[in-house]
RNA sequence: GCCCCUGUAGCUCAGUGGUAGAGCAUCGCUCUCGUAAAGCGGAGGUCGUGAGUUCAAGUCUCACCAGGGGCU
Numbered sequence: 001g002c003c004c005c006u007g008u009a010g011c012u013c014a015g016u017g018g019u020a021g022a023g024c025a026u027c028g029c030u031c032u033c034g035u036a037a038a039g040c041g042g043a044g045g046u047c048g049u050g051a052g053u054u055c056a057a058g059u060c061u062c063a064c065c066a067g068g069g070g071c072u
Base pairs, nucleotide, nucleotide: 001071002070003069004068005067006066007065010024011023012022013021018055026042027041028040029039030038048064049063050062051061052060
């Protein structure tokens, strides 16, 4: 220098162009003499950044940034 993959909640990850989700963690409640476990409920997101296409973009296109892998 070139090619490929990844980037979504604190962490690990889903997500078919049409309302952004799960598990764990966290907070509250129930239960208990108390704790843990269990059960119920809540909060938490510029979807890496910018632009483009579209009625509509996490999803498609381009550039850039970060991480990983490969080639020379």
Predicted 3D model of a 72-nucleotide RNA (transfer RNA) from a Candidatus Woesearchaeota archaeon. The prediction has a mean pLDDT of 85. Rfam family: tRNA. Its family is annotated with triplet codon-amino acid adaptor activity in the Gene Ontology. The RNAcentral record of the sequence draws on ENA.